[in-house]
Parts: sequence; structure tokens; C1' cells
RNA sequence: AAUGACAAAGGCACACCUCCCGUGAGGGAGGGUCGCAAAGCCACCGGUCUCAUUUCAUGCAGACAGCGGAGUUACCAUUA
Repeated sequence: AAUGACAAAGGCACACCUCCCGUGAGGGAGGGUCGCAAAGCCACCGGUCUCAUUUCAUGCAGACAGCGGAGUUACCAUUA
């Protein structure tokens, strides 16, 4: 640097439930465990969603990283 989960040590936590925050998408904490080799981080590019405005559309408004790409950091094993 590349590939991967064969093995080991681990990690995260879908849906759902409770409480709190938010107009909302959604977020935080606890429980939970569908799955994940980056399901670590990041809103830069697409995409999806929310709000506002008079539909189209627009917004120097917002959300989603467990939708995809890019960027960045990292355990183990193998190969060079």
C1' cells in the first nucleotide's frame, strides 16, 4: 500500500419501546439487537426527506453518514 473476515480480541446498534428536544424531517439518553470490515468521522457532490414562500420553482433555510460517491482516521489477518 492492497485485499479480506478464515480466526481472535473487540466495536456499532435497524425496527420497536420509554423519556427529553424540535413546526417538522429528525436528534439526544436508556432499553433493544435487524444487520454492519469502517454501520468511525465528515454535508463536498448526487439522492431522499422537512420547513417557509403563491402551485411551477426558489431559499447566503434545515435533516438523513444504516442511500451512493469523494475525503480522512483505524483493530486483526494475508499478500507485496
Molecule: c-di-GMP-I-GGC riboswitch aptamer
Organism: Gammaproteobacteria bacterium